RNA sequence: CAACGUUAAGGGCAAACCAGUCGAAAGGCUGGGACGCAAAGCUCCGGAUCUACGCCGGUCUCAACCUCCACGGUUGAUCUGGUACGAUGGCCGAGCUACCGAA
Numbered sequence: 001c002a003a004c005g006u007u008a009a010g011g012g013c014a015a016a017c018c019a020g021u022c023g024a025a026a027g028g029c030u031g032g033g034a035c036g037c038a039a040a041g042c043u044c045c046g047g048a049u050c051u052a053c054g055c056c057g058g059u060c061u062c063a064a065c066c067u068c069c070a071c072g073g074u075u076g077a078u079c080u081g082g083u084a085c086g087a088u089g090g091c092c093g094a095g096c097u098a099c100c101g102a103a
Stems, first nucleotide, its partner, number of pairs: 004101002012037002017032006035090001041096003045093003048088003054083005061077006067070001
């Protein structure tokens, strides 16, 4: 120095849950709290997963409008499907950085 990860030493982080707060939501932040973590430090580069304000479509019904009066067209409401530019680094991989030094 690299690999390795536990005999230790100094320690570090903080799941669920609760309170407050931001957000359409997923989820984030702060405080409390510890399930766990040898990178549970950082980065959305790749995959995976979650959400759907918005966008695109669909079904039935309802409401409004239009005129060529067919139940035709348009818009909206309800329901429903898809979709990331959002989120998860404590989902995995990858990249970068890092304490200790027994074997």
c-di-GMP-I riboswitch aptamer from a Caldilineales bacterium, 103 nucleotides, folded computationally. It matches the Rfam family "c-di-GMP-I riboswitch aptamer". About the family: GEMM was predicted in a large-scale screen for bacterial structured RNA regulatory elements.